[in-house]
RNA sequence: GGAGAAGGCCGGAUGGCCGCCGGUCCGCCGCAGGGCGGACGGGAGGAAAGUCCGGGCUCCGCAGGGCGGGAUGGUCCCUAACGGGGACCGGGGGUGACCCCAGGGAUAGUGCCACAGAGAGAAGACCGCUUCAACUUCGCUAAAGCUUUGUCGAACGAGCCGCAAGGCCUGUCCGCCGGAGCGCCGCUUGCGGUGCGAAGGAGGAGUAAGGGUGAAAGGGUGAGGUAAGAGCUCACCAGGUCCGGCGGUGACGCCGGAUGCUCGGUAAACCCCAUCCGGAGCAAGGCCGAAUAGGGAAGCGUUUGAGGACGGCCCGUCCGAAGCUUCCGGGUUGGCUGCUCGAGGCUGUCGGCAACGGCAGCCCUAGAUGAAUGGUCAUCGCCCGGAUCCGGGUAACCGGUUCCGGGAACAGAACCCGGCUUACGGCCCUCUCCAGCC
Numbered sequence: 001g002g003a004g005a006a007g008g009c010c011g012g013a014u015g016g017c018c019g020c021c022g023g024u025c026c027g028c029c030g031c032a033g034g035g036c037g038g039a040c041g042g043g044a045g046g047a048a049a050g051u052c053c054g055g056g057c058u059c060c061g062c063a064g065g066g067c068g069g070g071a072u073g074g075u076c077c078c079u080a081a082c083g084g085g086g087a088c089c090g091g092g093g094g095u096g097a098c099c100c101c102a103g104g105g106a107u108a109g110u111g112c113c114a115c116a117g118a119g120a121g122a123a124g125a126c127c128g129c130u131u132c133a134a135c136u137u138c139g140c141u142a143a144a145g146c147u148u149u150g151u152c153g154a155a156c157g158a159g160c161c162g163c164a165a166g167g168c169c170u171g172u173c174c175g176c177c178g179g180a181g182c183g184c185c186g187c188u189u190g191c192g193g194u195g196c197g198a199a200g201g202a203g204g205a206g207u208a209a210g211g212g213u214g215a216a217a218g219g220g221u222g223a224g225g226u227a228a229g230a231g232c233u234c235a236c237c238a239g240g241u242c243c244g245g246c247g248g249u250g251a252c253g254c255c256g257g258a259u260g261c262u263c264g265g266u267a268a269a270c271c272c273c274a275u276c277c278g279g280a281g282c283a284a285g286g287c288c289g290a291a292u293a294g295g296g297a298a299g300c301g302u303u304u305g306a307g308g309a310c311g312g313c314c315c316g317u318c319c320g321a322a323g324c325u326u327c328c329g330g331g332u333u334g335g336c337u338g339c340u341c342g343a344g345g346c347u348g349u350c351g352g353c354a355a356c357g358g359c360a361g362c363c364c365u366a367g368a369u370g371a372a373u374g375g376u377c378a379u380c381g382c383c384c385g386g387a388u389c390c391g392g393g394u395a396a397c398c399g400g401u402u403c404c405g406g407g408a409a410c411a412g413a414a415c416c417c418g419g420c421u422u423a424c425g426g427c428c429c430u431c432u433c434c435a436g437c438c
Stems, first nucleotide, its partner, number of pairs: 001434005007428004012380007020043002023040007045410001049421002052419005057281004064315004069277005074088005089103001090101004104272002109270002111266003126211002128207005135200006145182006152175002155172003159168003183194005219237006238262002240259008285337004295328006307319003344363008382407006389400004
């Protein structure tokens, strides 16, 4: 000097003049509500926004049980509470400072993983490798073919007996082994032999190590073993499960041992598990005043109980002793209250890694209702740009004085508070990485 990461603060100040809202005190007027005058104080936000969560408060007589529905999802702590905050654990991203995670369960069940591929999870044989009998061709040897049969075994089939288990008998094809006949070769003429190897295309059997497909393919490396292979066996590694020890409140981490257990992903898919959840909302609610049409229709009901108890259904409980419900139509759109002292703010101190909590002291800081806090002038402050002078410095540049010009974002309470999300100008501080100089 450049590029980044985390955190904090401010959101102009003072004065004068004019104009608003509310409060306290004093004086005068009024039957009263209240009016006039004076003095002294106060008067929008960090998000007041979005209406996404949680509450205080108000109302529904109580708000019981179940179903359904909804929300949350690592551990511990904070809080009135939360789906919030803090710290940590696990996983992921980044060179790093740091950031992200709807972070329980895939062996309770259902679903999905297109296409490609042999096969996508009760998931495999395309290419390849090994081997077998036969066929064709070639080679070696003195010679190298054809037919038939038997025991045993595997697979499949038919018939018969039996309640069944099972038994009897028989056929087709294949495999191992053995026998016979014909042909051929050899020789000692009666005996012996009748195989071995290679290549080729198709077939049977074995294989999942190698190759291919794919986002993902049946743990990895090496050795042995095998016809060829495979955790088939072994050594090491990774993951899982179990046992033990140590650390931690805990999630969990580290260390050691055993075990061949090693067929996936997806639940912000349905679902299962754990925890939690009455409803409506200041236009809640209360009071006063005023006006109208104590209007019309329909249904149900009057102890054989209609209807109601404000998210849906069922059960239960209670009210209801006569009315209730629905629809059409009319009147009132006035005033007061709720309405601001709070889970409040500030300072100090103690505890705590922190969020936050305890103690002590000080303070009162809007309450409008068609909707108040505005306008103007001056000075100072902040930010940006330019000029001038001084100081430091080789320089880049840094600091200070004076002058000129310009700028100030997002945006306005409406019962109150704690969060989250979004919008936005300026400044401060700490840390990370890169380059250069000393």

Background:
The RNA shown here (Bacterial RNase P class A) has 438 nucleotides and comes from Desulfuromonas sp. Of the family's consensus pairs, 97% are formed in the model. Its mean pLDDT, the model's own confidence on a scale to 100, is 77. Its Rfam family is "Bacterial RNase P class A". Rfam classes the family as a ribozyme. Rfam describes the family as follows. Ribonuclease P (RNase P) is a ubiquitous endoribonuclease, found in archaea, bacteria and eukarya as well as chloroplasts and mitochondria. Gene Ontology terms of the family: tRNA processing, ribonuclease P activity and dimeric ribonuclease P complex. It was read from a public genome assembly, where an Rfam model found it. The organism belongs to Desulfuromonas, within Bacteria.